[in-house]
Context: one part of a larger RNA
RNA sequence: GCCGGCGAGUUACGAUAGCAUGCGAGGUUAAAGAAAUGGAGCCGUAGGGAAACCGAGUCUUAAUAGGGCGAAUUAGUAUGUUGUUGUAGACCCGAAACCAGGUGAUCUAUCCAUGAGCAGGGUGAAGUAUUAGUAACAUAAUAUGGAGGCCCGAACCAGUAGACGUUGUAAAGUCUUUGGAUGACUUGUGGAUAGUGGUGAAAUUCCAAUCGAACCUGGAUAUAGCUGGUUCUCCCCGAAAUAGCUUUAGGGCUAGCGUCUUGAUAAGCGUGACGAGGGUAGAGCACUAAUUAUAUGAUGGCCCCAUCUAGGGGUACUGAAUAUAGAUAAACUCCGAAUAUCGUCAUUAGCAUGCAAGGCAGUCAGUAUAUGGGUGAUAACGUCCAUAUGCGCGAGGGAAACAACCCAGAUCGUCAGCUAAGGUCCCAAAAUAUGUACUAAGUGGGAAAGGAUGUUGAGUUCCAUAGACAGCUUGGAUGUUGGCUUAGAAGCAGCCAUCAUUUAACGAGUGCGUAACAGCUCACAAGUCGAGGGAUUCAGCGCCGAAAAUUUACCGGGGCUAAGUACAUUACCGAAGCUACGAAUUUAUUUAUGAAUUCGUUCAUAUUUGAGUGGUAGGGGAGCGUUCCAUACUGGGAUGAAGUCAGAUCGUGAGGACUGGUGGACUGUAUGGAAGUGAGAAUGCCGGC
Repeated sequence: GCCGGCGAGUUACGAUAGCAUGCGAGGUUAAAGAAAUGGAGCCGUAGGGAAACCGAGUCUUAAUAGGGCGAAUUAGUAUGUUGUUGUAGACCCGAAACCAGGUGAUCUAUCCAUGAGCAGGGUGAAGUAUUAGUAACAUAAUAUGGAGGCCCGAACCAGUAGACGUUGUAAAGUCUUUGGAUGACUUGUGGAUAGUGGUGAAAUUCCAAUCGAACCUGGAUAUAGCUGGUUCUCCCCGAAAUAGCUUUAGGGCUAGCGUCUUGAUAAGCGUGACGAGGGUAGAGCACUAAUUAUAUGAUGGCCCCAUCUAGGGGUACUGAAUAUAGAUAAACUCCGAAUAUCGUCAUUAGCAUGCAAGGCAGUCAGUAUAUGGGUGAUAACGUCCAUAUGCGCGAGGGAAACAACCCAGAUCGUCAGCUAAGGUCCCAAAAUAUGUACUAAGUGGGAAAGGAUGUUGAGUUCCAUAGACAGCUUGGAUGUUGGCUUAGAAGCAGCCAUCAUUUAACGAGUGCGUAACAGCUCACAAGUCGAGGGAUUCAGCGCCGAAAAUUUACCGGGGCUAAGUACAUUACCGAAGCUACGAAUUUAUUUAUGAAUUCGUUCAUAUUUGAGUGGUAGGGGAGCGUUCCAUACUGGGAUGAAGUCAGAUCGUGAGGACUGGUGGACUGUAUGGAAGUGAGAAUGCCGGC
């Protein structure tokens, strides 16, 4: 891992709602007993008050006032069963922990008692002796001596670094290397210390491969607002991810939203008209706040005149206020919608919702898109609100693939048809369709500011046969080297001025150039040529701007000059949509038959005509099967039960028959009853392979 078996809402006693049955102003027994009985007790039939107590009333109160709760307006009770709930282990498995009583120091920590062990080599302390030396000491030398948590290094103890090993030889090792090796050394045997503890040269270290509190048994099915799992079928309906409160935030409670039952009933949804409130969008500047330009300009400052005081004048300072024009605002408003909301009336379609009471829930992590906003950076698949839709709980078609986008809501069947979105060259169903344009960039098939004689269309305007635009030929002068400045400044460093003359035209000079001149050139003009030329605005489609990391990789691919783009047209394809035909089922309705009846009607079966039948959490309904029990079939069975294998069978399904083989002794059908009643998941448990 697979296969097989086992594996999870149970039971008791209460409560409550539904259903069934009995009796009914009553119902019913418990213990006990063989039973008949047994009436204790419980619920109901009356309430009010804290109570005494009173009583269809009572309480409050001084009250007879007022008010509260009642009566008038009566259905309960017992048993069974189903749903839910309370108390219990309470659907199952799962902690880390807590407490009690015990067992451990054969491992290891420390200690106690008693034993044992440490090759060899080196160094050479004190002391001593002799000699030297001293007044005597001191001191020195040479011998002797053999100290030391001394040195090197085996055994022994340790475990420094690396490699190997990592399902190992080994639940800590091996090899090489390394530290200590007469000591705070190592070690044998026996003993001591025990878990709220011991021991600790101290590391939360060790206390039997276990240690921030050992192990074993018990309390014990501890508790788990947490994770996982929770077993047959079909049918009807079908959510929520919000509000308030919460030692609350991944949990709860109540409400909201679902479902089922019952009731009163026709309130509900849509549209229209009328009415109502509002201060948003927009707009505006009348208030508040902010604000631009111009004009006038108070106050204050500065300057001048005058000075005894008063004053007068000026000002490129300041800038209150006013006027004109412009103009901003979530916390501005002289104004002010559309929607939305509420009310009244009317109206129409739909097989009607809405309301009330009760049983049972689930939900309280939401999410994307569009729109209106806050926050953020007018960032985020960001975050927080609001309105709508989808997903969630929704399959199908499209978007290559793609919960949240577009189309469209799957009862079942059909080798039938029509369409939606989207498509029609091939992959790949359907147009190599039609018409008119555009694009040349593979634009299409990624991007901005900005840039450009790309190209197409539409304007405005200027020049032009009195000859335009471009090209070519020629001229482009004189006063004058203008004045100033300057070493120089002559059209052309810079400053000022920018005239006049001759002319077809010619700047006191457009650029290059020189030290300064010179030189080239332009403006301007003539000739030549001979028909359009220039400027500008708007629009369509393109171009540049354009660099990224595994692989082309920014059309799904091939490929396309249309198979691209725009407008128009006609066909076709295309879904679980719609239609056609058949079938099932739910519900409303029509009719018939039967049964029951309190004669109102209700139920069952068939039938007519409609409408419905996606679905998670969840509510409701109807069933299948397993084991056992009771009754019936005077059931079946060695002429072959159960089980098992096979088969073209029946049922919407869970499932049920039949036939044959195998098997070799039990077992079925009907109606009821009772449950150890259904497995694929729980890192499930046990077994097999």

Notes: Predicted 3D model of a 689-nucleotide part of an RNA (large-subunit ribosomal RNA, domain II) from Crangon crangon. Rfam family: Bacterial large subunit ribosomal RNA. The full RNA is in RNAcentral, with records from SILVA.